[in-house]
RNA sequence: UGGGGAUUGGUGCAGUGGCAGCACACCGGCCUUUGGAGCCGUGGACGGAAGUUCGAAUCUUCCAUCCCCAG
Numbered sequence: 001u002g003g004g005g006a007u008u009g010g011u012g013c014a015g016u017g018g019c020a021g022c023a024c025a026c027c028g029g030c031c032u033u034u035g036g037a038g039c040c041g042u043g044g045a046c047g048g049a050a051g052u053u054c055g056a057a058u059c060u061u062c063c064a065u066c067c068c069c070a071g
Stems, first nucleotide, its partner, number of pairs: 001070007010024004018054001027041004047063005
């Protein structure tokens, strides 16, 4: 320099145009003499900026960060 891939709660991952989900974690409650375990529940996220569309995590463009390949 060129090509490819990834970016979604605190962490690890789903979600290929129509209500943003799961597990663990955090917090609250139940249980327990206490703690742990178990059960129930709340909050919290689409890397940034534009575009297309009635509607974008999803499609398009640019940018940022990380990884891989080639030179």
Predicted 3D model of a 71-nucleotide RNA (transfer RNA) from a Chloroflexota bacterium. The source organism's lineage runs through Bacteria, Bacillati and Chloroflexota. The prediction has a mean pLDDT of 80. The sequence is in RNAcentral, with records from ENA. Its Rfam family is "tRNA". Rfam describes the family as follows. Transfer RNA (tRNA) molecules are approximately 80 nucleotides in length. Rfam classes the family as a transfer RNA.